[in-house]
Molecule: Bacterial large signal recognition particle RNA
Organism: Actinomycetota bacterium
RNA sequence: CCGCGCUAGGUGGGGAGCUAGCGGUUCCCUGAACCCGCAAUCCGCUCUAGCGGGGCUGAAUCCCCUCCCGAGGGGGUCGCGUCCGAGACACGGGCUUCGGGUGCAAGUGUUGACGGCCAGGUCCCGCGCACUGGGAGUCUCCGAACCGCGUCAGAUCCGGGAGGAAGCAGCGCUAAGGAGUGCCUCUCAGGUGCCGCGGAUCGCCUGACCCGAGCUUCGCCCCCGGCUGCACCGGCUCGGCUCGCACCAACGACGGAAGGUGCGCGG
Numbered sequence: 001c002c003g004c005g006c007u008a009g010g011u012g013g014g015g016a017g018c019u020a021g022c023g024g025u026u027c028c029c030u031g032a033a034c035c036c037g038c039a040a041u042c043c044g045c046u047c048u049a050g051c052g053g054g055g056c057u058g059a060a061u062c063c064c065c066u067c068c069c070g071a072g073g074g075g076g077u078c079g080c081g082u083c084c085g086a087g088a089c090a091c092g093g094g095c096u097u098c099g100g101g102u103g104c105a106a107g108u109g110u111u112g113a114c115g116g117c118c119a120g121g122u123c124c125c126g127c128g129c130a131c132u133g134g135g136a137g138u139c140u141c142c143g144a145a146c147c148g149c150g151u152c153a154g155a156u157c158c159g160g161g162a163g164g165a166a167g168c169a170g171c172g173c174u175a176a177g178g179a180g181u182g183c184c185u186c187u188c189a190g191g192u193g194c195c196g197c198g199g200a201u202c203g204c205c206u207g208a209c210c211c212g213a214g215c216u217u218c219g220c221c222c223c224c225g226g227c228u229g230c231a232c233c234g235g236c237u238c239g240g241c242u243c244g245c246a247c248c249a250a251c252g253a254c255g256g257a258a259g260g261u262g263c264g265c266g267g
Base pairs, nucleotide, nucleotide: 001267002266003265004264005263006262009057010056011055012030013029014028015027016026020046021045022044023043024042034054035053036052037051038050063260064259066257067256068255072251075248076247077246079245080244081243083240084239085238086237087236091234092233093232094230095229097226098225099224100223101222103220104219105217106216107215108214115210116209118207119206120205121204122203124199125198126197127196128195129193130192131190132189133188134187135186136185137184139180140179141178142177148173149172150171151170156165157164158163
């Protein structure tokens, strides 16, 4: 070096998820890759690894290690955009409201607009008068079984007597209080008044006079403005495994490069 027979190894790998962790079942990527049984209210393991059974291949294109490439999935960023939700704000737009202006239209006006001036009325304020109502006064009447006044029969008390004392009932009068009160006096009040006087004012109405052509905005369009309002659109703030993009750091299939790895027999 060649041939034969074996053995280690290989017979797919990776990401996510699950898990204390690993592998598998599951989903996805790669791309072509033995078979059977097991497995999500899991299955099998315990430190590099699916477990059990059966086949094939086998020391190199095939096994092992390192590097390159980077399909793909997941992660991160006060990142950008999109979508959704919430909130605040009247900042831009929109709508609403108010005011002003231009125009249109309508109405009104030489049977005299607007404006000016005068008078009267109305409205407002004060005072007076009247009216109505309340209160007080005045006046009248009633009004005390004892504890108010006067007079006090009878009875009682004092006294030898003359006489005196207190005093119930009755009668008369009055207090507090009560009732009434036409007129009169005072006072308070008024959704009171065909009333009077004065004031204030030009808001409204009516009328006379002067002037001589405008005046009004219930409607529409446009413009300007606001200490008007409304969160409908935009903008602002916050949140979101809504989706996409960018970037970052790991993992990493397929593919590529370089290196490494046996035993026995015979020639």